This is a predicted structure of a 334-nucleotide part of an RNA (large-subunit ribosomal RNA, domain IV) from a bacterium. The prediction has a mean pLDDT of 82.

[in-house]
Context: one part of a larger RNA
This record gives sequence, structure tokens and C1' cells, in this order.
RNA sequence: CCCGUGUGUAGGAACUCGGCAAUACAACGGCCGUAACUUCGGGAUAAGGCCUGGCUAUCGCAAGAUAGCCUUCAACAAAAGACGCAAACCGACUGUUUACCAAAAACACAGCUCCCUGCUAAACCGCAAGGUGAUGUAUAGGGAGUGAUGCCUGGCCAGUGUCAGAACGUCAAGCGGAGAGGUCAUGGGGUUUACCCCGGCAGCCUUGAAGCCAAGCGCUGAUGAACGCCGGCGAUAACUAUAAUCGUCCUAAGGUAGCGAAAUUCCUUGUCGGGUGAGUUCCGACCCGCACGAAUGGCAUAACGAGUUUGCGACUGUCUCCACAUGGGACUCG
Repeated sequence: CCCGUGUGUAGGAACUCGGCAAUACAACGGCCGUAACUUCGGGAUAAGGCCUGGCUAUCGCAAGAUAGCCUUCAACAAAAGACGCAAACCGACUGUUUACCAAAAACACAGCUCCCUGCUAAACCGCAAGGUGAUGUAUAGGGAGUGAUGCCUGGCCAGUGUCAGAACGUCAAGCGGAGAGGUCAUGGGGUUUACCCCGGCAGCCUUGAAGCCAAGCGCUGAUGAACGCCGGCGAUAACUAUAAUCGUCCUAAGGUAGCGAAAUUCCUUGUCGGGUGAGUUCCGACCCGCACGAAUGGCAUAACGAGUUUGCGACUGUCUCCACAUGGGACUCG
């Protein structure tokens, strides 16, 4: 010096990203006492204060009181066994999770809403047989989103999706077969009669118009707790400033309630107030929301949390500032 353990004058977080670590106070007993808030259950062992053995005598119904004595380091409930408080955010809660760097604000959850499904159900596995759903039957089953509770959940159906509709347009194979073409017996003409030219039935072959014809798409309508989206510029009031107001362009419609420098705010350590001697964090406001916003839920919320953040008390070797002791290493010798 390293690892582990212990003790410490004065101070007491000055340490540090942060009281990390560690100590101490205090402890599931008895008596008293207990706030805000609250979903009236809680919060709560809130906080905070005091007390403590056994035996004998007396009093007493008892609880207990008084006096004396006894063991123990110390008298008790001796086993388990908290630091506490004030605030903010997130998630309601108990629960679940990255076996081996993340336990959380992530997942789940009860509750809420929508969609599908009438039973040989929908959905799913399987080529099939068959099976799950379910030996269930819409108070059931499946899918999606949200996420207790309270107050609520605004506008837009133009785009995309879904559902409904069937008049018209488009529209495949197929049916259909007008028509066209090739070949071509017989036939006609010419002829150097082995050949050439013309026309062409049937059959075969090639091609093929009109017409008929499904879904889909176009089309019509509905639908947001479907995917989603929710403006710009200019002017205006008798100080100034601001703009209830007006004009104009665009749009499917231009963000309502509530919240707001926020787990969201770039500028930004915004501005004001509080707390501190001093506060980029924190709390309360303001609103100029770069770029909140309503089940991709909005805003509140008691209780809960090994969650995140701020402060206070108590306490301490975290520190001022280190010292000593002790065990094991290191070190020396073997």
C1' cells in the first nucleotide's frame, strides 16, 4: 500500500452526479397522542411523548398503589424486528419482464369501447380425416384499442379503410358465330396436250364482328373509442400597447374543454414569485405550445411503488483530515 473489520477529539454532507457507502437514532410490548388529504376503507405503528423484572408485606373486587428485599452487564415481549417528514412527476393498485449489464414510467390488470360470430358459429391447426373453440350458445366465443376511479371525450367522411347499394359505365374465361382467308373434286379457257390460267361445292384448316355474361373497379351513400387530419396573410379601439372586430386566400375541417418552458420548450439558466448566504435542478404562476390535446385518450386523483426528482429533521469517517487497532495479502527470510 491492497482486501476485510473495528474505534475516534471538534465539526456534521462542507463529500459527491447523487447522503453512494456506512453509522446512529428508533424498533411487531403497554399507556397517551396522532395532521393534511380521502374513493370514508384509509392515511396510521402517521408524527410525537412516557413506561417496563421477580418475591414479600399492607390496601384494593380488579386494575394497580406504597414500602422493603433478590438475581442479572442490563430486568423484558427478547423472536421476528422500520430512519422519519414535506412536496412534484409517472404508473391506479397486488402482479409480470430483458436466465448472464436494464425491474422500470415498459407488459399485464379489473373497468370501458368498437368489430366479427345464430352454431356444422366466427377464429385457428391440419393436404385430408379430424381437432381446438366447446361437451360452450350472444350475460357466449374470437379479434382490436384503451387501461382502477372521478369529470369528460370537441370539429372534419376530401384521401385511405370498412359496410351498404344496385341503375349506368368498364370488364376475363366461356357461349356465340355475321364475315374473311387457305386448300380444293367436278367445271371453263389456252396448249409445245409431261403444263398453265380462271372460277370454285363439300370437307378440313386459319381467323373472327355483333350479342350474352360474375366479382372487382368506377359510381351512390354511411361510418372516427376506423387509419388519420385539425391553416395563412393584412388591417383595426381617443397616449402607447394589444386586438373583442373586419377584409382576403385556401381547406374535408381549421385544435373545442382541459393542461402548458411539461418525461413534450429549440431560442432557454424564458420572465415573475418561493426556498438558499449563493439554486442550469425543484415548487407555484405566466403563455410567446420551435413541435400538448381529448380511448394513438385529455385533465384530476386517496392508496400503493427496491420507480424518477426536490427539500427538511435526525444521524454519522462521505468529507475537513486523517489517525490508531485488528485479521488476511503484499514485503523480508526459508

Its Rfam family is "Bacterial large subunit ribosomal RNA".